[in-house]
RNA sequence: AUAGAAUAAAGGUAAACUUGUCGAAAGGUAAGGACACAAAAUCACGGACCUAAGUCUUUAUAGAUAGGGUGGCCGGAUUGCCGGG
Numbered sequence: 001a002u003a004g005a006a007u008a009a010a011g012g013u014a015a016a017c018u019u020g021u022c023g024a025a026a027g028g029u030a031a032g033g034a035c036a037c038a039a040a041a042u043c044a045c046g047g048a049c050c051u052a053a054g055u056c057u058u059u060a061u062a063g064a065u066a067g068g069g070u071g072g073c074c075g076g077a078u079u080g081c082c083g084g085g
Base pairs, nucleotide, nucleotide: 012037013036017032018031019030020029021028022027035072041078042077043076045075046074047073048070049069050068054065055064056063057062
């Protein structure tokens, strides 16, 4: 100098829940709070799942449907910290 798997160190994020707020809802967001996470960082491209305002159907209180949503569901792409014997 390069590669790099353990374990540490420095840290990081923040589930459920509560309150405020946006939204038809799913869910987002701010504060509190920590279940967990070595990519639980970013991105809806593919799959999967959630919701159904609107639309269509229906005898109907029902059914179908994403231009909505979930990255802490999975894949993929991009990026990041440390690195002993």
The RNA shown here (c-di-GMP-I riboswitch aptamer) has 85 nucleotides and comes from Pullulanibacillus camelliae. The organism belongs to Pullulanibacillus, within Bacteria. The sequence was found by an Rfam model in a public genome assembly.